Transfer RNA from a Methanomassiliicoccales archaeon, 76 nucleotides, folded computationally. Its mean pLDDT, the model's own confidence on a scale to 100, is 81. The sequence was found in a public genome assembly. Its Rfam family is "tRNA".
[in-house]
RNA sequence: GCCGUCGUAGCUCAGUCGGUAGAGCGUAUGACUGUUAAUCAUAAGGUCAGCGGUUCGAUCCCGCUCGACGGCGCCA
Numbered sequence: 001g002c003c004g005u006c007g008u009a010g011c012u013c014a015g016u017c018g019g020u021a022g023a024g025c026g027u028a029u030g031a032c033u034g035u036u037a038a039u040c041a042u043a044a045g046g047u048c049a050g051c052g053g054u055u056c057g058a059u060c061c062c063g064c065u066c067g068a069c070g071g072c073g074c075c076a
Stems, first nucleotide, its partner, number of pairs: 001072007010025004019056001027043005049065005
């Protein structure tokens, strides 16, 4: 340099034919308990990597950029 896969909540990951974005864990609050833990309930937490395009509408489609991983190659 070329090709491929991937980038979504603090972490690990789902998700969709294009139509208000989810789970588990973690966190906070409450219940329970003599206390903690466990358990139960509720809540907060997201520019869906960035920029642009298509579209009535984009996390999803297209282009470019950045980053991670893998494969191939070039120079010395």